[in-house]
Molecule: Glycine riboswitch aptamer
Organism: Alphaproteobacteria bacterium
RNA sequence: AUGAACCCUGUGGGAGAGACCGCCUCUGGCGGCGCCGAAGGAGCAACCGGCCCCGGAAACUCUCAGGCCAAGGGACCGCAAGGGGAUU
Numbered sequence: 001a002u003g004a005a006c007c008c009u010g011u012g013g014g015a016g017a018g019a020c021c022g023c024c025u026c027u028g029g030c031g032g033c034g035c036c037g038a039a040g041g042a043g044c045a046a047c048c049g050g051c052c053c054c055g056g057a058a059a060c061u062c063u064c065a066g067g068c069c070a071a072g073g074g075a076c077c078g079c080a081a082g083g084g085g086a087u088u
Stems, first nucleotide, its partner, number of pairs: 001088001006083002009080005018033001020032005034068003040064001041062003047056004
C1' cells in the first nucleotide's frame, strides 16, 4: 500500500397465515377454536474440527416465544459510511 471475515448506523426491497366466533370496562382487552414461520429460542442432520467420544452447525424440523386488516416488527439481499484488521 491492499484492505477479507465480523460488528454498528442509515437507507431500499422483504413472505406466510381468521378483517373468525363469543364476552367486556370496546380504535383496546380476555377467552375459544383454526392456522403461519423469516425476530428470538430449541432439536437433529449433511458437513467441519478435535481425536473415538465430544464440540460447532441450516432458510430443515418444533412451534416455547412471536405472528395471522393496517401499523410495527421481520430472516435474508442490495447500496453508503464508520469500526475492525485477515490476506497479499